[in-house]
Context: one part of a larger RNA
Molecule: small-subunit ribosomal RNA, 5' domain
Organism: uncultured Alphaproteobacteria bacterium
RNA sequence: CGAACGCUGGCGGAAUGCUUAACACAUGCCAGUCGAACGAUUUAUAUGACUUCGGUUAUAUAGAUAGUGGCAGACGGGUGAGUAACGCGUGGGAAUCUACCUAUUGGUUGGGAAUAACUGCGGGAAACUGCAGCUAAUACCCGAUAAGCCCUGAGGGGGAAAGAAGUAAUUCACCGAUAGAGGAGCCCGCGUUAGAUUAGGUAGUUGGUGGGGUAAUGGCCUACCAAGCCUAUGAUCUAUAGCUGGUCUGAGAGGACGAUCAGCCACACUGGGACUGAGACACGGCCCAGACUCCUACGGGAGGCAGCAGUGGGGAAUAUUGGACAAUGGGGGAAACCCUGAUCCAGCAAUUCCGCGUGAAUGAAGAAGGCCUUAGGGUUGUAAAGUUCUUUUGUCAGGGAAGAUGAUGACGGUACCUGACGAAUAAGUCCCGGCUAACUCCGUGCCAGCAGCCGCGGUAAUACGGAGGGGGCAAGCGUUGUUC
Numbered sequence: 001c002g003a004a005c006g007c008u009g010g011c012g013g014a015a016u017g018c019u020u021a022a023c024a025c026a027u028g029c030c031a032g033u034c035g036a037a038c039g040a041u042u043u044a045u046a047u048g049a050c051u052u053c054g055g056u057u058a059u060a061u062a063g064a065u066a067g068u069g070g071c072a073g074a075c076g077g078g079u080g081a082g083u084a085a086c087g088c089g090u091g092g093g094a095a096u097c098u099a100c101c102u103a104u105u106g107g108u109u110g111g112g113a114a115u116a117a118c119u120g121c122g123g124g125a126a127a128c129u130g131c132a133g134c135u136a137a138u139a140c141c142c143g144a145u146a147a148g149c150c151c152u153g154a155g156g157g158g159g160a161a162a163g164a165a166g167u168a169a170u171u172c173a174c175c176g177a178u179a180g181a182g183g184a185g186c187c188c189g190c191g192u193u194a195g196a197u198u199a200g201g202u203a204g205u206u207g208g209u210g211g212g213g214u215a216a217u218g219g220c221c222u223a224c225c226a227a228g229c230c231u232a233u234g235a236u237c238u239a240u241a242g243c244u245g246g247u248c249u250g251a252g253a254g255g256a257c258g259a260u261c262a263g264c265c266a267c268a269c270u271g272g273g274a275c276u277g278a279g280a281c282a283c284g285g286c287c288c289a290g291a292c293u294c295c296u297a298c299g300g301g302a303g304g305c306a307g308c309a310g311u312g313g314g315g316a317a318u319a320u321u322g323g324a325c326a327a328u329g330g331g332g333g334a335a336a337c338c339c340u341g342a343u344c345c346a347g348c349a350a351u352u353c354c355g356c357g358u359g360a361a362u363g364a365a366g367a368a369g370g371c372c373u374u375a376g377g378g379u380u381g382u383a384a385a386g387u388u389c390u391u392u393u394g395u396c397a398g399g400g401a402a403g404a405u406g407a408u409g410a411c412g413g414u415a416c417c418u419g420a421c422g423a424a425u426a427a428g429u430c431c432c433g434g435c436u437a438a439c440u441c442c443g444u445g446c447c448a449g450c451a452g453c454c455g456c457g458g459u460a461a462u463a464c465g466g467a468g469g470g471g472g473c474a475a476g477c478g479u480u481g482u483u484c
Base pairs, nucleotide, nucleotide: 001481003480004479005478006477007476010356011355012354013353014352015351016349017348018314023312024311025310027309028308029307032071033070034069037068038067040065041064042063043062044061045060046059047058048057049056050055078267079266080265087192088191089190090189091188092187093186096184097183098182101180102179103178104177105176106175107174109143110142111141112140118133119132120131121130122129123128149158150157151156163172164171165170193239194238195237200230201229202228205227206226207225208224209223210222211221212220242264243263244262245261246257247256248255249254269290270289271288272287273286292303293302294301295300320346322345323344324343328342329340330339331338332337359389360388361387362386369380370379371378372377394421395420396419397418398417399416403411428473429472430471431470432469433454434453435452439468440467441466442465443464449456450455
């Protein structure tokens, strides 16, 4: 130290937990929401009408929702494969865009044609899909208007909108413009691993002009012209690697690292591509190709955990197919509310750090037993037993939060408090030749073995194995690996 292994293991708090195969993935969940944009369908209730007494139909109210439409799925979450690069860090810059939000300002007018849903008829094993007919809108199109806006040859030309709720007041929406905030794109100076057993590299290459393209500069692209451009101050090539704030170590200088947390970047089965959109060339969107897996009626289809759990595999090695939206935050909504494996919690693991405990006082016949012995004794050792206490922890019982500004608590009957019980439930591990704190006996006999280095062991081994004793650390101890 994100560790692992051996032996051992009582509790609490705070953290951390696939470093290996960016290997393959069963199953569930991880992005929805809005009926106050829209037509429609449907359920319940009430009332009215009809009734063959089964119901049918109309209206109102309250729900539900497949579809059209809007916003959000570009955030949040994961991973580090690629990348030695304006990727990152830092400091600057000009040729840009920006949904939602805020402020200011000016508007919100008249029409039209469709289409899904639905109905009918079909195709298909399925995924799905065809034709015909009907219909709405805040979906689509055209016209009007234009303060400001855009273009301009300065004459002129171009371009917008949508409604909904409410008895109403009004509120929320919608369109144009300006500014702001936050966000994003682009350019530049400097810094950013190793190798010369890599010395030359480069043709859109370097620059110019015209054009195209983009939100925007630019060989970004294209046509033509010129022949440049980089390079021993290391180009090119090869290898390695996400970068940073930081982390570890060190007196510092420095060295090593880049888990968790935070910022940036890149990626989403592999490769390529665009669509939609304010924003993507889009992890849980689309198309094509490929590998793999699955379904198939063999015609054709489906899929992508580097989201959270979980499985197999790899490995010395790394957790639950848990609870809740109560808090914080995010999306949608006028709101109620809905969604949220973000998050908050709980579970598992001595993985790490910190704290606590395993009792305290007294107790010499220095008991017994063990070990040693010069056989006198010594030592274990006040240690035990005994006596007197205490109750952290534990068990049981009672009370019981803060976290939530009105309501709402997953955690949780948790933390914490009070009482009862009873020393009760709780110690190991490594070492003892020198370095290095700690010594004797027995066994073994260059054997068995030890060992970080020096070295021990061949019959008196403080070095091997056991025992007694001792030393160190302690819910840990030791070993291995790695770094300073």